Source information:
Model confidence (mean pLDDT): 87 of 100. The part of an RNA shown here (small-subunit ribosomal RNA, central domain) has 343 nucleotides and comes from an uncultured Deferribacteres bacterium. Its Rfam family is "Bacterial small subunit ribosomal RNA". Gene Ontology terms of the family: structural constituent of ribosome and ribosome. Rfam 15.1 lists 42,628 matches to the family in 10,626 species. The RNAcentral record of the full RNA draws on ENA and SILVA.

Context: one part of a larger RNA
RNA sequence: CUGGGCGUAAAGCGCACGUAGGCGGUGCGGUAAGUCAGGGGUUAAAGGUCACAGCUCAACUGUGAUGGCCUUUGAUACUAUCGUGCUAGAGUGUCAGAGAGGGUAGCGGAAUUCCCGGUGUAGCGGUGAAAUGCGUAGAUAUCGGGAGGAACACCAGUAGCGAAGGCGGCUACCUGGCUGUAACUGACGCUGAGGUGCGAGAGCGUGGGGAGCAAACAGGAUUAGAUACCCUGGUAGUCCACGCUGUAAACGAUGGACGUUAGGUGUUGGGGGCCACCCCUCAGUGCCGAAGCUAACGCGUUAAACGUCCCGCCUGGGGAGUACGGCCGCAAGGUUGAAACUC
Numbered sequence: 001c002u003g004g005g006c007g008u009a010a011a012g013c014g015c016a017c018g019u020a021g022g023c024g025g026u027g028c029g030g031u032a033a034g035u036c037a038g039g040g041g042u043u044a045a046a047g048g049u050c051a052c053a054g055c056u057c058a059a060c061u062g063u064g065a066u067g068g069c070c071u072u073u074g075a076u077a078c079u080a081u082c083g084u085g086c087u088a089g090a091g092u093g094u095c096a097g098a099g100a101g102g103g104u105a106g107c108g109g110a111a112u113u114c115c116c117g118g119u120g121u122a123g124c125g126g127u128g129a130a131a132u133g134c135g136u137a138g139a140u141a142u143c144g145g146g147a148g149g150a151a152c153a154c155c156a157g158u159a160g161c162g163a164a165g166g167c168g169g170c171u172a173c174c175u176g177g178c179u180g181u182a183a184c185u186g187a188c189g190c191u192g193a194g195g196u197g198c199g200a201g202a203g204c205g206u207g208g209g210g211a212g213c214a215a216a217c218a219g220g221a222u223u224a225g226a227u228a229c230c231c232u233g234g235u236a237g238u239c240c241a242c243g244c245u246g247u248a249a250a251c252g253a254u255g256g257a258c259g260u261u262a263g264g265u266g267u268u269g270g271g272g273g274c275c276a277c278c279c280c281u282c283a284g285u286g287c288c289g290a291a292g293c294u295a296a297c298g299c300g301u302u303a304a305a306c307g308u309c310c311c312g313c314c315u316g317g318g319g320a321g322u323a324c325g326g327c328c329g330c331a332a333g334g335u336u337g338a339a340a341c342u343c
Stems, first nucleotide, its partner, number of pairs: 004314003007297002012311001014198004021191003025086007033079002035075009049065006089188001090185003095180003101175007108152001113147007123134002160167002203244006212238002217233004255310006263288011292299002316343003325336004
């Protein structure tokens, strides 16, 4: 190299864009590089492989063949390449449509907390029960006024949108993608080593902000102990701007693209039909299931079925996602990633 695999056994990069490369629809024609056939040359001998033969067999020996490279004459289905077409892939414009897709600015009401004032008096709070705590310097409760921050009840839905992370009050502006329709371009495509960008939460830097919640911390309980679970407090943080980090059970534990293979039922958004009911169709999202697959569980037109192309990854457990080195980071650490030894 060849092999078998990757939902749950080891194994799909968190996601995308894209360079090189690999792969690539359909008709006709040219070339003949790959490919195939014939001839010639060369590949020392021995050895190896295969076929046949000679010693009674075998070992041994003999003859021939196979293969590589060069050259030449041909073949043209496929691949390649050049030329010229096509429209089924892909894309562009038109019209119509749905949406928590992204960004910026403004606005709104409910609730918590705090402050001021009124009423009012001895409790409140909390728990399994308590206590710490708050309260006669007037709390809790209740009414009025004010401040400030964060989050947006109902609608709400295996509903929608987004590549993934993720996105939910309202309005305006800027902006990405998607769906249907049929006109145009004419293979412009798929994947993607490196690379680049995005990337929950926590964390870090600088500056702001700080209502509630709350690591750390303090106190009260519980307990044999209680560095916990419960309670009272409470700082980072949670929020904003800019910069960094780059991880996750980043999960559908299922890479992307295309084609093919029964249906039934629900739902979202379009289009069509003599469209109240109903039927057809496109795109999405669920459930159940033909064939088939699977070790089983299960999957089953949203495949884990049947095929093609490209990428990533796996190869017994521990040692170990560790050590060393490289690269990245302010740090925390991330990424790449062994061996001895041991079972």